A computed fold for a 98-nucleotide RNA, annotated as SAM riboswitch aptamer (S box leader).

[in-house]
RNA sequence: ACCUUAUCAAGAGAGGUGGAGGGAACGGCCCCGUGAAGCCCGGCAACCUGUGUAUAACAAGGUGCUAAAUCCGACGGUGUAAGAUCGAGAGAUGAGGU
Repeated sequence: ACCUUAUCAAGAGAGGUGGAGGGAACGGCCCCGUGAAGCCCGGCAACCUGUGUAUAACAAGGUGCUAAAUCCGACGGUGUAAGAUCGAGAGAUGAGGU
C1' cells in the first nucleotide's frame, strides 16, 4: 500500500504548553484570540490482550478516541414535493491476511 472482516446516534478536562488555525477530500455549515493545530498531563472506551471453567465478570499491557451522528450532503430506493427514512460509496478505528 492493497484485501477480508467487525464497529461507527453512547462516553471522555472551564489543566499545562503553544501560538493560527481546525472539522479527510469537494460543496455546505460550523468551531476558534472568552484562544485553533501540535505536544504533555488527565480522561473515555474496551477491538486485541491478560485473569477466569466461561458466551459471565474483572483488569487495563497494545492500539484508538476525547465539538456537532462518521457535523450534514454528495450516488441509489421509498415519497408529488418538502420534511423524513433505508441503502450504497467514501472515510475512520480494531483484528487478521498478501